[in-house]
Model confidence (mean pLDDT): 81 of 100.
Predicted 3D model of a 73-nucleotide RNA (transfer RNA) from Gracilariopsis chorda.
It matches the Rfam family "tRNA". From the family's description: Transfer RNA (tRNA) molecules are approximately 80 nucleotides in length. Gene Ontology term of the family: triplet codon-amino acid adaptor activity.
A source record names the gene trnQ.

């Protein structure tokens, strides 16, 4: 340099154009317990790596650019 893969709560992850982005661990609370762990309620936490196009409507489709990773020169 050149093709391709990945980037979504505090960790891992679902989500191929349409209501409030989805579960599990992890956090806070309460319940339950003598306490503590487990269990079980219920919260909070990501505007989806950045800009920009397309579209009524983008996480998602195009296009730059940033990391990181393959695989070729």
């Nucleotide at each position: 340099g050149u093709a391709c893969c990945u980037a979504u709560g505090g960790u891992g992850u679902a989500g191929u154009g349409g209501u409030c982005a989805u579960c599990a661990c992890g956090c806070c609370a309460g319940a339950c317990u003598u306490u503590g762990a487990a269990u079980c309620u219920g919260g909070a936490g990501a505007u989806c790596g950045c800009g920009a196009g397309u579209u009524c409507a983008a996480a998602c489709c195009u296009c730059g650019c940033u990391a990181g990773g393959u695989a070729c020169u």
The source organism's lineage runs through Eukaryota, Rhodophyta, Florideophyceae, Rhodymeniophycidae and Gracilariopsis.